[in-house]
Context: one part of a larger RNA
Molecule: small-subunit ribosomal RNA, central domain
Organism: metagenome
């Protein structure tokens, strides 16, 4: 290179935004680069192949022919693609007018619970297990009451409900803000997909400086358990969780399923609109765009399964695999403040 493949078997970069490049709707003309046909030269001989001769025949020598090009020139043709020039309005977008949402970012303001502090009442136990101890308690706890501090976190609504591309996002209010649906209409005229690099953005944990710090808690110390117990259970605790601001850039980052557009039975719920019809008191019935769950049919599949949110048919573009160990390792380069990350092997072995 052809060829296969990527929900589970190896394989979809976490997920966006784009740069190159690929790859693109529709109708007319043009144009001749791709494409298609002719000529013309030209691919040396020899060999291969085909049809003859010559050595007694065959190797082997010899005579013709054929074949062999992303080749050159040239004439021609104008469906396809390109490329130009002119249009259209189905892909795009832009306006107008509605809606719905824990979409993001900042400021504020609540309540209920823990915990500590203060006082009161009141007295011997609390507290914790499977059972117990450590612990707390006559320097007066638990309880309970009444006040105050602080931090965190946001019950009930809460729903295979909502919203964001992905991380993810739930008290409430206010300011800036982003992006979706939905109706009719006007506009713009292909302004599109895709994206190698690149670039933002990207859960916990982790680090760097300064803050905070109630409760929860890695380490870590006790107490039990046990054969032992560096665990599981129990007392207590520091990192840290929280806040700004810079880092890290990985996660079963998951639908393990990559973007985009097109078509391919159906039934039944969800959510958001927006028309119709009835009845108007909530409401129902039905049609249609988005949404998002469930079941299923033809097709698909190694099977399990999927099935109009496809893993069916099919088309573009990008990432990825190519036995199992060795290995996501070591060298080496790039990132990092480290911890590490990213690129990414071979010897050996089975």
């Nucleotide at each position: 290179c052809u060829g296969g493949g990527c929900g589970u078997a190896a394989a979809g970069c976490g997920c966006g935004c784009g740069u190159a490049g690929g790859c693109g709707g529709u109708u007319u003309g043009u144009u001749a680069a791709g494409u298609u046909g002719g000529a013309u030269g030209u691919g040396a001989a020899a060999g291969c192949c085909c049809c003859g001769g010559g050595c007694u025949c065959a190797a082997c020598c010899u005579g013709g022919g054929a074949u062999g090009g992303u080749c050159a020139u040239u004439c021609a043709a104008a469906a396809c693609u390109g490329g130009c020039a002119a249009g259209c309005u189905a892909g795009a977008g832009u306006g107008u007018g509605g809606u719905a949402g824990a979409g993001g970012a900042u400021a504020g303001u609540g309540g209920a619970a823990u915990u500590c502090c203060u006082a009161g009442u009141g007295u011997a136990g609390c507290g914790g297990u499977g059972a117990a101890a450590u612990g707390c308690g006559u320097a007066g706890a638990u309880a309970u009451u009444a006040g105050g501090a602080g931090g965190a976190a946001c019950a009930u609504c809460a729903g295979u409900g909502g919203c964001g591309a992905a991380g993810g996002c739930g008290a409430c209010u206010g300011u800036c803000u982003g992006g979706g649906c939905c109706a009719a209409c006007a506009c713009u005229g292909g302004c599109g997909c895709u994206g190698a690099g690149g670039u933002g953005c990207g859960a916990a944990a982790g680090c760097g400086u300064g803050g905070g710090g109630a409760g929860c808690a890695a380490a870590c110390a006790g107490g039990a358990u046990u054969a032992g117990a560096u665990a599981c259970c129990c007392u207590g605790g520091u990192a840290g969780u929280c806040c700004a601001c810079g880092c890290c850039g990985u996660a079963a980052a998951c639908g393990a399923u990559g973007u985009c557009a097109a078509c391919u039975a159906g039934g039944u719920g969800u959510u958001g609109g927006g028309g119709a019809g009835g009845u108007u008191a909530a409401u129902c019935u039905u049609c249609u765009c988005a949404u998002u769950g469930c079941c299923g049919c033809g097709g698909c599949u190694a099977a399990c399964g999927c099935a109009u949110u496809a893993a069916g048919u099919u088309g573009u573009c990008c990432g990825c695999c190519u036995g199992g160990g060795g290995a996501g390792u070591a060298c080496g380069g790039c990132c990092g403040c480290a911890a590490g990350g990213u690129u990414a092997a071979a010897a050996c072995u089975c």